[in-house]
RNA sequence: GAUUUAUAUAGAAGAGGGGAGAGAACAGGCUCUUUGAACCUCUAGCAACCGGCCCACCUCGGGAAAUGGUGCUAAUACCUGACCCCAUUAUGGGGAAUUAUAAAUU
Numbered sequence: 001g002a003u004u005u006a007u008a009u010a011g012a013a014g015a016g017g018g019g020a021g022a023g024a025a026c027a028g029g030c031u032c033u034u035u036g037a038a039c040c041u042c043u044a045g046c047a048a049c050c051g052g053c054c055c056a057c058c059u060c061g062g063g064a065a066a067u068g069g070u071g072c073u074a075a076u077a078c079c080u081g082a083c084c085c086c087a088u089u090a091u092g093g094g095g096a097a098u099u100a101u102a103a104a105u106u
Base pairs, nucleotide, nucleotide: 001106002105003104004103005102006101007100008099013043014042015041016040017039021032022031023030026081027080028079029078044073045072046071049069050068053063054062055061077098083095084094085093086092087091
């Protein structure tokens, strides 16, 4: 990198460096940002995917905890569209797709 599975309207901050952008890609919006963006480092926190413990068990599962491996800490994945379906009268609802995170396989 690819494939598969699960999850995605909850939750969680400060400091130092840095110096103009950021919010995944494309488009239209909207929002954040010199009262300091992206990014890097440290500390803190949130959460509970893997791992560990207990229970159950053909398989699926449940519970408590949070040292370890990840992840995350503006706004529903910020909203909508790009494909399909239903409604209706230019809007609403649903699905797929895409993306992100974890684990396994390769």